[in-house]
RNA sequence: CCUGGAGGGGAGCUCCAAAAUGCGGGGCUGAGAGGAAGGAGUCAAUCCUUCGACCCUUCGAACCUGAUCCGGGUAAUACCGGCGGAGGGACCAGGUGA
Numbered sequence: 001c002c003u004g005g006a007g008g009g010g011a012g013c014u015c016c017a018a019a020a021u022g023c024g025g026g027g028c029u030g031a032g033a034g035g036a037a038g039g040a041g042u043c044a045a046u047c048c049u050u051c052g053a054c055c056c057u058u059c060g061a062a063c064c065u066g067a068u069c070c071g072g073g074u075a076a077u078a079c080c081g082g083c084g085g086a087g088g089g090a091c092c093a094g095g096u097g098a
Stems, first nucleotide, its partner, number of pairs: 001095005006057004012028005023041001035051006063088003069082004
């Protein structure tokens, strides 16, 4: 570095439209901002489960906590930087090269 199996994880901000035969369409950042099926719920365009996509697996900044944090910026947001290699965080097998 690659492969297989197994495992971990998140899905934010914003605009428009819709009162139901509905739960859709756009913009921003990003690898990903919910693709499929099922269920619940409620009128909030919500939540849950399974599968899928994507990212990450101790050489661990995927992700969580601190955090209703600090600075900058934005229409707005963890949007950027700081905090910070701070605390926590999911592993085995095989192969290749130096």
RNAcentral holds the sequence, with entries from MGnify. TPP riboswitch aptamer (THI element) from Fervidobacterium nodosum, 98 nucleotides, folded computationally. The coordinates come from a structure-prediction model, not an experiment, and the mean pLDDT is 76.